[in-house]
Molecule: Glycine riboswitch aptamer
Organism: uncultured Rhizomicrobium sp.
Parts: sequence; C1' cells; structure tokens
RNA sequence: UUUCGCGGGAGAGAUCGUUCCUCUUCCAAAAAAAAAGAGGAUUCGGCGCCGAAGGAGCAACCACCCGGGAAACUCUCAGGCAAAAGGACCGCGAAAG
Repeated sequence: UUUCGCGGGAGAGAUCGUUCCUCUUCCAAAAAAAAAGAGGAUUCGGCGCCGAAGGAGCAACCACCCGGGAAACUCUCAGGCAAAAGGACCGCGAAAG
C1' cells in the first nucleotide's frame, strides 16, 4: 500500500400526481360497476433537496507548446432523500506484496 472480517459512521420530501394490488365505506334483493377513504408496491412523470460510493473540475507549484498538478473544496453525470441496503473516513484484527 492492497484485500478480507468486526465495530462506529452524516446529510437531504417516508413530497405531489399517475398506474397496479388489498381492505373498508357507500350503493344494492344478492352480486358487480361507479364514487370516497386507508394501507402497500414502485411502473411512469413533476417539483424540491443532499453529498461521505463512483465520476468530473481546479490553486500553489513544475513546465512554459501541449500539459502535469490535492482534497473532507467545487459540480452534481451517477448515486441518495422513513427503515433496510449503501456509505468517504476512523478504530481493532488477519493475510499478501
């Protein structure tokens, strides 16, 4: 330095609509349809936002033709915005070079 294991680990809408499923209400002779509500899934779309996977940009400086050149800074393509997962980085342990 790299890999693995364990532990810790932030930020930002569990947003609006649409689609699908289940249940309830309503209707009803019995059912069904329509309508309303609750919960879930996440298909599709919109607006708002976060930065600590990854990615990209640059200062000093070097070179002076091109260019090289860091981040926890900046951008947000990607990713993320209840939980889970992920997560830069830190600690401990092990292995390899």